[in-house]
RNA sequence: AGAGUUUGAUCCUGGCUCAGGAUGAACGCUAGCGGCAGGCUUAACACAUGCAAGUCGAGGGGUAACAGGGAGAAGCUUGCUUUUCCGCUGACGACCGGCGCACGGGUGCGUAACGCGUAUAGAACCUACCUUUUACAGGAGAAUAGAGCCUUUAGAAAUGAAGAUUAAUGCUCCAUAGUAUCAUUGAUUGGCAUCAAUUGAUAAUUAAACAUUUAUGGGUAAAAGAUGGCUAUGCGUUCUAUUAGCUAGUAGGUAAGGUAACGGCUUACCUAGGCUACGAUAGAUAGGGGCCCUGAGAGGGGGAUCCCCCACACUGGUACUGAGACACGGACCAGACUCCUACGGGAGGCAGCAGUGAGGAAUAUUGGUAAAUGGACGCAAGUCUGAAGCAGCCAUCCCGCGUGAAGGAAGACGGCGGUAUGGGUUGUAAACUUCUUUUAUGUACCAAGAAAGAUAAAUACGUGUAUUUAUUUGACGUUAGUAUAUGAAUAAGCAUCGGCUAACUCCGUGCCAGCAGCCGCGGUAAUACGGAGGAUGCGAGCGUUAUCCGGAUUUAUUGGGUUUAAAGGGUGUGUAGGCGGAUUUUUAAGUCAGUGGUGAAAUCUCUCGGCUCAACCGAGAAACUGCCAUUGAUACUGGAAGUCUUGAGUUUAGAUGAAGUAGGCGGAAUAUGUCAUGGAGCGGUGAAAUGCGUAGAUAUGACACAGAACACCGAUUGCGUAGGCAGCUUACUAAGCUAUAACUGACGCUGAUGCACGAAAGCGUGGGGAGCGAACAGGAUUAGAUACCCUGGUAGUCCACGCCGUAAACGAUGAUCACUCGUUGUUGGCGAUACACAGUCAGCGACUGAGCGAAAGCAUUAAGUGAUCCACCUGGGGAGUACGGUCGCAAGAUUGAAACUCAAAGGAAUUGACGGGGGCCCGCACAAGCGGAGGAACAUGUGGUUUAAUUCGAUGAUACGCGAGGAACCUUACCUGGGCUUAAAUGUAGAGUGCAUAAACGGGAAACUGUUUUUUCCUUCGGGACUCUUUACAAGGUGCUGCAUGGUUGUCGUCAGCUCGUGCCGUGAGGUGUCGGGUUAAGUCCCAUAACGAGCGCAACCCCUAUCAUUAGUUGCCAUCGGGUCAUGCCGGGGACUCUAAUGAGACUGCCAGUGUAAACUGUGAGGAAGGUGGGGAUGACGUCAAAUCAGCACGGCCCUUAUGUCCAGGGCUACACACGUGUUACAAUGGUCGAUACAAAGGGCAGCUACCUGGUGACAGGAUGCUAAUCUCAAAAGUCGAUCUCAGUUCGGAUCGAAGUCUGCAACUCGACUUCGUGAAGUUGGAUUCGCUAGUAAUCGUAUAUCAGCAAUGGUACGGUGAAUACGUUCCCGGGCCUUGUACACACCGCCCGUCAAGCCAUGGAAGCUGGGGGUACCUGAAGUCUGUAACCGUAAGGAGCGGCCUAGGGUAAAACUGGUAACUAGGGUUAAGUCGUAACAAGGUA
Repeated sequence: AGAGUUUGAUCCUGGCUCAGGAUGAACGCUAGCGGCAGGCUUAACACAUGCAAGUCGAGGGGUAACAGGGAGAAGCUUGCUUUUCCGCUGACGACCGGCGCACGGGUGCGUAACGCGUAUAGAACCUACCUUUUACAGGAGAAUAGAGCCUUUAGAAAUGAAGAUUAAUGCUCCAUAGUAUCAUUGAUUGGCAUCAAUUGAUAAUUAAACAUUUAUGGGUAAAAGAUGGCUAUGCGUUCUAUUAGCUAGUAGGUAAGGUAACGGCUUACCUAGGCUACGAUAGAUAGGGGCCCUGAGAGGGGGAUCCCCCACACUGGUACUGAGACACGGACCAGACUCCUACGGGAGGCAGCAGUGAGGAAUAUUGGUAAAUGGACGCAAGUCUGAAGCAGCCAUCCCGCGUGAAGGAAGACGGCGGUAUGGGUUGUAAACUUCUUUUAUGUACCAAGAAAGAUAAAUACGUGUAUUUAUUUGACGUUAGUAUAUGAAUAAGCAUCGGCUAACUCCGUGCCAGCAGCCGCGGUAAUACGGAGGAUGCGAGCGUUAUCCGGAUUUAUUGGGUUUAAAGGGUGUGUAGGCGGAUUUUUAAGUCAGUGGUGAAAUCUCUCGGCUCAACCGAGAAACUGCCAUUGAUACUGGAAGUCUUGAGUUUAGAUGAAGUAGGCGGAAUAUGUCAUGGAGCGGUGAAAUGCGUAGAUAUGACACAGAACACCGAUUGCGUAGGCAGCUUACUAAGCUAUAACUGACGCUGAUGCACGAAAGCGUGGGGAGCGAACAGGAUUAGAUACCCUGGUAGUCCACGCCGUAAACGAUGAUCACUCGUUGUUGGCGAUACACAGUCAGCGACUGAGCGAAAGCAUUAAGUGAUCCACCUGGGGAGUACGGUCGCAAGAUUGAAACUCAAAGGAAUUGACGGGGGCCCGCACAAGCGGAGGAACAUGUGGUUUAAUUCGAUGAUACGCGAGGAACCUUACCUGGGCUUAAAUGUAGAGUGCAUAAACGGGAAACUGUUUUUUCCUUCGGGACUCUUUACAAGGUGCUGCAUGGUUGUCGUCAGCUCGUGCCGUGAGGUGUCGGGUUAAGUCCCAUAACGAGCGCAACCCCUAUCAUUAGUUGCCAUCGGGUCAUGCCGGGGACUCUAAUGAGACUGCCAGUGUAAACUGUGAGGAAGGUGGGGAUGACGUCAAAUCAGCACGGCCCUUAUGUCCAGGGCUACACACGUGUUACAAUGGUCGAUACAAAGGGCAGCUACCUGGUGACAGGAUGCUAAUCUCAAAAGUCGAUCUCAGUUCGGAUCGAAGUCUGCAACUCGACUUCGUGAAGUUGGAUUCGCUAGUAAUCGUAUAUCAGCAAUGGUACGGUGAAUACGUUCCCGGGCCUUGUACACACCGCCCGUCAAGCCAUGGAAGCUGGGGGUACCUGAAGUCUGUAACCGUAAGGAGCGGCCUAGGGUAAAACUGGUAACUAGGGUUAAGUCGUAACAAGGUA
């Protein structure tokens, strides 16, 4: 110090989350020791038991217990035991009396307060014990009450009642008395208003206590101090305004009472005040502080332990005593609860220490000691002390130590994983060797905390006092510590390992189980689940949970924002408030400086020191940023008093404008009415219909009338604060601007609350109503159409008055002031007569710098730079909703939450994709043509159905004559049945055998199986080689996953695109280049240009073909020469030609003309075989479709192993109501049939092609020859020439069926092809729709061939023959390319997404009703108690009893208000992979 998370990516805004620290913590796993701290945060819930406050005999009467002594008595072991008496002594229960019990200890209920903190004040006060000083202590009395003891008595008990007797430092009276108290009065000094201090005078009033060892202790009065308290005041001290008004002792005065003291503290009377937006009152919450945690700080959070203050003591009230209490372990009363009871009555208060129950996630021992420190009492010894000091329990925190150290590689065994003859890791880790002993265990020794006090002695001396010496006093404590012995011996876990965040692999699981702080993992290869190995982090701990701060500048004082992300009020006016021009003097409030006081200690920081270190503890310093006082300074701000003119304003003059209000006037248009002309339609739409019209519409003309709005001018024009304002004119009113002087003299700016204005719609009352027009009606559209379109049409729109008070009331930009480069247009003024030019003031616009901004953009009219004031914002949704308040006639407005839910929501810009956006361009894309498909029959493939099986795959384009380039068996993967456990390959190891094989016979559908016969080589005789059998491993699988893959392929698309380097631009994603203007088939080329170049594509290079040349001529060719035949290159020969097959040439817009800057284009141009890519092929960029294929092959993983492997026979893949695709043949005369006759190319051929001959109608058969092929052979058809048919279901068409055959093959039944004869179906040119093709193309005609025994081939792949028509053109359909635009899409429009309804879950609002709570008011009652009044009774009296009064806790009643809980029913909201209905929004989202 940051990081993760919105997006395809980016920048920003903005929330959520994490890493850090902390805790009185809890939970999980684990656990060796010590030190030091801490330990009911919840029920201020209830408490059994024990203890926590006593002490003094030197105050007293005394003697219950104990001890001693004395005196008796009894027993006897004659010095013991028992017993009686004596307060005689030590002592002492209970009692009188004194002091203490108001401290110490606990808790945090209440309290928002002078409670606390801080600083002052008391001239308004008290203070026992303590210290100092002064003075004093004489005499008398009652005894009662209460004790004890004795007697009597009530009661269960607690507790009493009566009588007798007695003392005091208990109580009372008299005396004495001042620096006491009070009253009157005088003087001096001082201060702070009342006054205070000092000093006089007079009068009145009040004291005491003794004990005794005679030393002391104690007592009374007064003064002072100290300590502790009380009171008052300034300042500070939580949240809510959805709490705005509160208050009658209330505010003040006078008098009295009361108090220690001031005071409405209380009472009477008088006055009517007092508090409050600087937050009263009310409600909620809460003890406050020193301090603690965090933070750089400012702050935020907390208030455990320790210290200070406060409050409380079962709940509420009350007083008594006392120096002090309204009293934790005191009293009285009331209440609740618990306990005892003989039912009549009584007792109690752990928020003291332990402890118990309960509550809770959770918090300890019913311990020991008074040794130290402190406290109470006491002269003291001493007693008491759950304060305290110690121990026990708990890893609760912090700190420290240890669990060994060094060496040690065969890098052991084992584990784990891998590419596995071997290497890696665990790992120097272990074993092993040597060493050490903190700790542990055992033994022994042993501090400090001890000072005082007490006892004894000594000294100064004289008792005492002081000092010294000696002795004595330790809970902890078997302490800490030290020494020694033993022996590595006694001691390691927890969490994590996808990113953030250090640390990775295997197995299991398979959107399951589970994980998760956020993002997110898991659907068969999970570094994210569970286990293992390994690693990382920390370590006697480690993780989790909870809470707080931080990070978060995410409430922003330090230190944020508001055009578009959340956020500027609709506008003005103006109150409070805040801020404010120049200058002079003064003051010193703010401000600054010095000084003084205080800011308790502890804590924090620094230094030093003590425990071996540290934590911890101690000392010193610093700090405590604060408050108060005082002295000074005077620049700035403020106050006071002057002066000034530049801010602001006033006067004068001038022009300006759709500024406002009220009135008058005008024309055009529209509607309506009347009249006229006229005669069939009008109107309306995409097209129609509703509607109007022969009762005369529409149209045209004239007149009349009504209401509303004001064309042209008219414009980034003007005016107004905003809303808004538009015909002309009059009146009234307002405003800004300019010019020039004069005047006032800061009068200013902003502006919470308030007040006023405020479009449209809406509301009320009364008018008005032409046009338009919500609602409504009808007609259309549509699947529907409660819409868009059409025809009508009511409110309304208009006027007057009154409400409403909101808008995307927008410049989405608050007001004011100052400053800051320029260009240009325009409105109103000025100046100088002017229309010109420049200038100036006030406006309205455009563009562009610096600067700013996330960017878009803003840019003197700022969103720039500064100043002042106001308003508003703090994630999205819930929600501008609910409740409450205010306003309103209502509609509604305003103010304005929470629960719950999500990890985003959002802004700007980028790249794509998309658009029923735009522009440009291309393509057999359309158009123009030719021929088809869709109708028929058949073939073939697919779907579906069927089946034991109809194996599997391919499924829009990009599946469907596809894998398959050939299913009768085989193929074959499927089914049925029968078999095998291994067929085939290979190796290792073990065992066995000598075979294997062949033959024969039997069973069987076959596979297979049974029986019989037959049977190696070498040898050192140990064995070995080889074969076979068998066992184990190893195989095999067309089983699954093409969504794990390789390879291959389809498609976009042979479309022209896709990128890179460097540079430049941009914060960045990205852009530029690649865009623009032309051009091209082309990102082809040219020009221009912050780009310059380059790569993959295009083109070219390659092949075929078209022309020519050269070379070479066999099997090809034959012009010339020769030979030969009926005839034929048949032969000799030839290379001319064709051809073959190798090498070259040729074509490049090269030349010409025109256009153009150029590229290039145009041309019936020239030349040329070919002309603008000559034609065709191969060639397929980056990528897209998780496209296809695990069944071609390969391959990861998973699955099967007497079966999902393998063998065999038969069947199936060929089924058949049907649907679709692709084809073939046709429907005929451009034809069919018959006869004759001509011309190819490219291929194939030895288990082959076969000439030729014979036979057969024919398929073919039987012979026979050539050819391993430019040699032989398969081998042409349409065409041409004739004949016939004559428009018909035909001499078209050939399906189907019957019969007979041929061939292949082990075998043609399911299920082959072909031949012949016979049969002769549908079909007469095919609906919507749709396919191919632009030239040697379509169409048409045959030929060959792969596969193959044969063939279902009409298919595929090639080949040649004949050989057209048309293209105006790019509006439209489809696809594509480029540019641009919009976008809420990015899985990218097959996208995204809205609302109702239905279902589950969750929280919330309303609600009849039910049930709580706190507070207030009124009335009734009213304990204890203080105060007060008082004749009867008691007392000599003081006084008391009794009775009465005031007040009050509590109780009761009543009516309201407030605030919770719950609730039938109800409302909306949120949320939930695959529900329903539509399609509202995002593109012009199909009606912006």
Small-subunit ribosomal RNA from an uncultured prokaryote, 1488 nucleotides, folded computationally. It matches the Rfam family "Bacterial small subunit ribosomal RNA". The coordinates come from a structure-prediction model, not an experiment, and the mean pLDDT is 82.